[in-house]
Molecule: transfer RNA
Organism: Clostridiales bacterium
RNA sequence: GCUGCUAUGGCUCAGUCGGUAGAGCACGUCCUUGGUAAGGACGAGGUCACGCGUUCGAAUCGCGUUAGCAGCU
Numbered sequence: 001g002c003u004g005c006u007a008u009g010g011c012u013c014a015g016u017c018g019g020u021a022g023a024g025c026a027c028g029u030c031c032u033u034g035g036u037a038a039g040g041a042c043g044a045g046g047u048c049a050c051g052c053g054u055u056c057g058a059a060u061c062g063c064g065u066u067a068g069c070a071g072c073u
Base pairs, nucleotide, nucleotide: 001072002071003070004069005068006067007066010025011024012023013022019056027043028042029041030040031039049065050064051063052062053061
């Protein structure tokens, strides 16, 4: 220098044939217990790495940028 993959709640990850984003753990309140743990119910929390574009509509498509990993020269 070139190529590929990855980037989504606090953490680990789904969702990628375009149609208003979900799970587990963690967190908060409540129930249960003499008390804790376990279990159960409910809830809060994410401009989907960033910018531009395409589209009625983008986490999803195109281009560029940044960061990480791997490979080639």